[in-house]
RNA sequence: CACCGAUAAGAGCAAACUGCCGGUAACGGCAGGACGCAGAGCCUCCGGCCCUCAGGAAUGAGGGAAGCGGGGCCGCCGAA
Numbered sequence: 001c002a003c004c005g006a007u008a009a010g011a012g013c014a015a016a017c018u019g020c021c022g023g024u025a026a027c028g029g030c031a032g033g034a035c036g037c038a039g040a041g042c043c044u045c046c047g048g049c050c051c052u053c054a055g056g057a058a059u060g061a062g063g064g065a066a067g068c069g070g071g072g073c074c075g076c077c078g079a080a
Stems, first nucleotide, its partner, number of pairs: 004078002012037002017032006035067001041073003045070003049064006
């Protein structure tokens, strides 16, 4: 340095659910709350998924999700 990832150490994030707010919706923000996470940090580039609109359909347009997988960028620790 690369792989790898422990009932190690120190820190970090926060699912469901609840309240308030925003959005036609998927869903998002804040607060509470912890199921989990070694990239659960950031980016929709690829595949898939979800919503809305159009269409008889094939499909097209716009949007959501990074906690579905891959990829890109950056990054903490160090037992075997």
Predicted 3D model of an 80-nucleotide RNA (c-di-GMP-I riboswitch aptamer) from a Nitrospirota bacterium. The source organism's lineage runs through Bacteria, Pseudomonadati and Nitrospirota. Model confidence (mean pLDDT): 88 of 100. RNAcentral holds the sequence, with entries from Ribocentre.